Model confidence (mean pLDDT): 81 of 100. The RNA shown here (transfer RNA) has 74 nucleotides and comes from Gracilimonas mengyeensis. Lineage of the source: Bacteria > Balneolota > Balneolia > Balneolales > Gracilimonas. The same sequence occurs in records of 7 taxa. The sequence is in RNAcentral, with records from ENA, MGnify and Rfam. It matches the Rfam family "tRNA". Rfam classes the family as a transfer RNA.

[in-house]
RNA sequence: GCACCCGUAGCUCAAUUGGAUAGAGUACCUGACUACGAAUCAGGCGGUUGGAGGUUCGAAUCCCCCCGGGUGUA
Numbered sequence: 001g002c003a004c005c006c007g008u009a010g011c012u013c014a015a016u017u018g019g020a021u022a023g024a025g026u027a028c029c030u031g032a033c034u035a036c037g038a039a040u041c042a043g044g045c046g047g048u049u050g051g052a053g054g055u056u057c058g059a060a061u062c063c064c065c066c067c068g069g070g071u072g073u074a
Stems, first nucleotide, its partner, number of pairs: 001073007010026004019057001028044005050066002053063002
């Protein structure tokens, strides 16, 4: 250089192949429990879905360009 894959919450991952409010676990915060913690239970906080543009009534999902990471190949 070329081909392919990946990028979604601080972290690890979903989202049924375009459908309506983007979720789960963990972490963090608050409360319950406890002599105090841990564990457990309940609640809460947290996202311009890597960036910009396009298609569409509707995009995390499809198309184009760019950025970053990985694998293969010369």